The part of an RNA shown here (small-subunit ribosomal RNA, 5' domain) has 524 nucleotides and comes from an uncultured prokaryote.
The RNAcentral record of the full RNA draws on ENA.
The coordinates come from a structure-prediction model, not an experiment, and the mean pLDDT is 85.

[in-house]
Context: one part of a larger RNA
């Protein structure tokens, strides 16, 4: 010289992008962070609307929108956090076979006929609570069988829209309802075959130190024969042999997540791994499986343990390394903020709900970047303060004054994009028996914005509201004059100070950067 998630001192006007617990993986008080589906159910506590009855207050009624619990179904394994452990079950190139894969993309085959329970409710208890017990009702896309099935073994479900004979009011018209078999569309299950995704697994090679670790291994190395998994494999067993690693550094033992990259550096190279990406581990510390298409699972269960918190002592809850907060460590590190408008993602035909991810706002000169803090002129070289040889120099065109000019800020009016979707209506095609529906494409109308007092633009007034900070003996640009007198001090190296100190300390001029300016610390 460069650089940093940086800290501390002194000072400080804006605006844009970033970036902000590097330390106790401490221990957390309160709120939110993962739910959604009546087009899979039985249903209606509550809210409206129809209807019945009543003077009326009020009461029945699931008839309708809609829907609290409830059974089902998908998600909840994504996404968000942190690096504790991990020297290789990781990670980073490069190959490989022995395996699934929900949703999703194509395709080929069906979806046919039964049962019996249960929650929810109601009734009766218990219990302080968490929460539970007996008894009775009831559906399903929950759940069980049959048949399809032809070696054997095995699956499955049905909803929603229209058209409709018929049916109620009824003289017709309209209107409303629609059983069974049948027709028509759409969506689901099932079973299989490609595929896409995204996983599991294996094998080479790289991959931090230390030899003051030199020997390490019995499931240890390999086979047979069994078992297990989705799937090779001592992944387990039973027997048999007695192997197998190791100075090319086995095993111990110490640290550390690993890449892409990041910093510097002319380059080899050192040194790192925040923020973003992609991989792997972890979710209070230990073990454990269940469900599931996928976890041995952060806001799921079980078991032990620290710790905490309610208790009516009998017996319960709890897990902030999610977001945002608070103790407490520390040199240090932000609001218990707004919206789902936009991207994404879960459910859902869809409208839509949900979403501390995600957009955005706060805060912090933490850091890059740009702008400002005025411009021109102005010599009586004013005054003032500092040197002085007393003649002046300098500070200094620098103030003042006179002429302008208003970026930014401040106040006032005005204003984009970021909006695609979707919702209704119109035409067309498609599908169909059909002009219903249902999709697809067009047009057309009103509509959807946290940011937001946007960006941006114009107007108004005025030089008005905006400079510091370290240095001046060398290295290093930049010097006097007082006070101090080996004192007080200074200092990065050399060194300065003992009475003429350009090195201390002020104070007048300088000099470098400049909303920064120095220091410390750290890496080249």
């Nucleotide at each position: 010289g460069a650089u940093u998630g940086a800290a501390c001192g002194c000072u400080g006007g804006c605006g844009g992008c970033a970036u902000g617990c590097u330390u106790u993986a401490c221990a957390c008080a309160u709120g939110c962070a993962a739910g959604u589906c009546g087009a899979a159910c039985g249903g209606c506590a509550g809210c409206a609307c129809g209807g019945g009855g009543g003077c009326a207050a009020c009461c029945c009624u699931g008839g309708u929108g809609g829907c609290g619990a409830g059974u089902g179904g998908c998600g909840a394994a994504c996404g968000g956090g942190u690096g504790a452990g991990u020297a290789a079950u990781g990670c980073a190139u490069c190959g490989g076979a022995a395996c699934g894969u929900g949703c999703c993309c194509a395709g080929u085959a069906g979806u046919g006929g039964g049962g019996g329970a249960u929650a929810a409710c109601g009734u009766a208890g218990c219990g302080a609570a968490a929460g539970u017990u007996a008894c009775g009702c009831u559906a399903a896309u929950a759940c069980c069988g049959c048949a399809u099935a032809u070696g054997c073994c095995c699956u499955g479900a049905g909803g929603g829209g229209g058209a409709g004979a018929g049916g109620g009011c009824c003289u017709c018209u309209u209107c409303u309802u629609g059983a069974a078999a049948g027709c028509u569309c759409u969506u689901g299950c099932u079973a299989u075959u490609a595929g896409a995704u995204g996983a599991g697994c294996c094998u080479a090679u790289g991959u931090c130190a230390g030899a003051u670790u030199a020997g390490c291994u019995a499931g240890u190395u390999g086979g047979u024969g069994g078992g297990g998994u989705a799937a090779a494999g001592g992944c387990c067993u039973a027997c048999c042999a007695a192997g197998g690693c190791g100075a090319c550094g086995a095993u111990c033992c110490g640290u550390a997540g690993c890449u892409g990259g990041u910093c510097u550096g002319a380059g080899a190279g050192g040194a790192u791994g925040a923020u973003c990406a992609g991989c792997c581990a972890c979710a209070c510390u230990g073990g454990g499986a269940c469900u599931g298409a996928g976890a041995c699972a952060c806001g799921g269960c079980c078991c032990a343990g620290a710790c905490u918190c309610c208790u009516a002592c009998g017996g319960g809850a709890g897990g902030c390394a999610g977001c945002a907060g608070u103790g407490g460590g520390g040199a240090a590190u932000a609001u218990u903020g707004g919206a789902c408008a936009a991207u994404g993602g879960g459910g859902g035909c869809a409208a839509c709900c949900c979403u501390g991810a995600u957009c955005c706002a706060g805060c912090a000169a933490u850091g890059c970047c740009g702008c400002g803090u005025g411009u021109g002129u102005g010599a009586a070289g004013a005054a003032u303060g500092c040197c002085u040889g007393u003649a002046g120099g300098u500070u200094g065109u620098a103030a003042a004054g006179c002429a302008c000019u208003u970026u930014c800020a401040a106040u006032u009016g005005g204003g984009a994009a970021g909006a695609a979707a979707g919702a209704u209506u119109u035409a067309g095609a498609g599908u169909u028996a059909a002009u219903a529906c249902c999709u697809c494409u067009u047009a057309a109308u009103a509509u959807u914005g946290a940011c937001g007092u946007u960006a941006c633009c114009a107007a108004u007034a005025g030089a008005a509201g905006a400079a510091g900070c370290a240095c001046c003996g060398g290295c290093u640009a930049a010097c006097u004059c007082u006070g101090u007198g080996c004192c007080a001090g200074c200092a990065g190296c050399c060194g300065c100070g003992g009475u003429a100190a350009u090195a201390c300390a002020g104070a007048g001029g300088g000099u470098g950067c400049g909303a920064g300016c120095g220091u410390u610390a750290a890496u080249c």